[in-house]
Molecule: TPP riboswitch aptamer (THI element)
Organism: Paracoccaceae bacterium
RNA sequence: CUCGAACUGUUGGGGUGCCCGGUGACGGGCUGAGAUGCUGCACAGCAAACCCAUUGAACCUGAACCGGUUAGGACCGGCGGAGGAAACAGGAUAUGGGCGCAA
Numbered sequence: 001c002u003c004g005a006a007c008u009g010u011u012g013g014g015g016u017g018c019c020c021g022g023u024g025a026c027g028g029g030c031u032g033a034g035a036u037g038c039u040g041c042a043c044a045g046c047a048a049a050c051c052c053a054u055u056g057a058a059c060c061u062g063a064a065c066c067g068g069u070u071a072g073g074a075c076c077g078g079c080g081g082a083g084g085a086a087a088c089a090g091g092a093u094a095u096g097g098g099c100g101c102a103a
Stems, first nucleotide, its partner, number of pairs: 001098003007090004011053004017030005036047004059084003065078004
C1' cells in the first nucleotide's frame, strides 16, 4: 500500500411447482429454505415468509434435454471450469493474508 469473513442496517433480485382422485369446489400426497394469503378473472398484480446479492448453483436459459429412481413426478444426478443474473455502508488499523521498503 492492498485484500478482507461471520454478523448488522438499508436497498435490491428470485421462485411459489409436481403426482393421484374428483364435473367442479376441493381432498389426499411428494420434494424443498420456501409450494402461503389477498385482489382481479384476460392474465397478471400486491403482500408475508423463505432464499440470494459478484468469493454470485438464490434464480433463469439450455429443457417437452440425458441417465437413474418412484405409485407417479418437474424427485436425484448429469448438463455446469456452459451462458445469464441483483449492492452500498458498518464490522475494519478485526483475527489475519499478499506486495514493497527500511532496520